Molecule: c-di-GMP-I riboswitch aptamer
RNA sequence: UCACGAUAAUGGCAAACUUGUCGAAAGACAAGGGCGCAAAACUACAGGGCCUUCCCGUCUCGGACGGAUGGCAGCCAGUUGCCGAA
Numbered sequence: 001u002c003a004c005g006a007u008a009a010u011g012g013c014a015a016a017c018u019u020g021u022c023g024a025a026a027g028a029c030a031a032g033g034g035c036g037c038a039a040a041a042c043u044a045c046a047g048g049g050c051c052u053u054c055c056c057g058u059c060u061c062g063g064a065c066g067g068a069u070g071g072c073a074g075c076c077a078g079u080u081g082c083c084g085a086a
Base pairs, nucleotide, nucleotide: 004084005083012037013036017032018031019030020029021028022027035074041079042078043077047076048075049072050071051070055067056066057065058064059063
């Protein structure tokens, strides 16, 4: 340096759920909480994937289907990065 990852050290993050706020929704933020995480840090038109449909389009007009310009980084991926037993 590249891999690798311990019941090591120092620190860190925070799922479900609850309350509040925002949002059409998905979801986000704050507080509590702690399932887990060595990248659970960053990146969302210009990799893939997933969720949602205010709105738009189509239809057989009950409604159904299709579509992101809305989201998800704790799905994979990319970028950067702490520590050092085997």